[in-house]
RNA sequence: GAUGAUAUCUCUGGAGAGUCUCAAUCAAAAUGAGCGCCGAAGGUGUACCACAGGUUUAUCCUGUCAAUCUCUCAGGCAAAAGGACAGAGCAACAAAA
Numbered sequence: 001g002a003u004g005a006u007a008u009c010u011c012u013g014g015a016g017a018g019u020c021u022c023a024a025u026c027a028a029a030a031u032g033a034g035c036g037c038c039g040a041a042g043g044u045g046u047a048c049c050a051c052a053g054g055u056u057u058a059u060c061c062u063g064u065c066a067a068u069c070u071c072u073c074a075g076g077c078a079a080a081a082g083g084a085c086a087g088a089g090c091a092a093c094a095a096a097a
Base pairs, nucleotide, nucleotide: 009089010088011087012086013085018035020034021033022032023031036077037076038075042073043071045069050064051063052062053061054060055058
C1' cells in the first nucleotide's frame, strides 16, 4: 500500500401464539382478577470432544465451553412497534494474517 474479515451503523426481508372473559365503558392500550397459548429481544439449563486440576490410577472424579435444543423468568399472542437470523452497503478506527 492492497485484499479479506469482524463489530457498530443504514436499507431490505423476517415466524409463532387469545383483537380471550370479567370489573367496564366504541375499539385498542394501561390497571386489577382469571383461564388458555407462543419462542426468534434478553436470560436459564444442557452433550461429545478438547483443555485444566485431583487421587483412589480407574471405561475414575471435578471444573471450563454450544445451539434455532430446553425452560418459559422476562417478553409476546389484530395492526403498529419489537424481532433471532439473512442479504446488500458507506465511511472511519482498531486488531490479526